[in-house]
RNA sequence: UCACGAUAAUAGCAAAGUCGGCGAAAGCCGGCGGCGCAAAGCCAGAGACCCGCUAAGUGACGCGGGGGUCAGGUUGCCGAA
Numbered sequence: 001u002c003a004c005g006a007u008a009a010u011a012g013c014a015a016a017g018u019c020g021g022c023g024a025a026a027g028c029c030g031g032c033g034g035c036g037c038a039a040a041g042c043c044a045g046a047g048a049c050c051c052g053c054u055a056a057g058u059g060a061c062g063c064g065g066g067g068g069u070c071a072g073g074u075u076g077c078c079g080a081a
Stems, first nucleotide, its partner, number of pairs: 004079002012037002017032006035068001041074003047070002049066005
């Protein structure tokens, strides 16, 4: 340096649930919470996949969502085997 990843260390993120708010819905934001996560950082305004469409639009090559679903790009902490 590349790969790899622990019953190690440091730091970080935050599922379900719940309370408040937003939304037609899916879902999103904030508080509590903590199941998990070495990229559960970013690209991210979604290639694939999944969810909603009772609003708007008008039948789809459409609209709204999901990155804690897969692939890809990029940056990055630690160091047992």
The RNA shown here (c-di-GMP-I riboswitch aptamer) has 81 nucleotides and comes from an Elusimicrobiota bacterium. The coordinates come from a structure-prediction model, not an experiment, and the mean pLDDT is 82. It matches the Rfam family "c-di-GMP-I riboswitch aptamer". About the family: GEMM was predicted in a large-scale screen for bacterial structured RNA regulatory elements. Taxonomically the source falls in Elusimicrobiota (Bacteria, Pseudomonadati).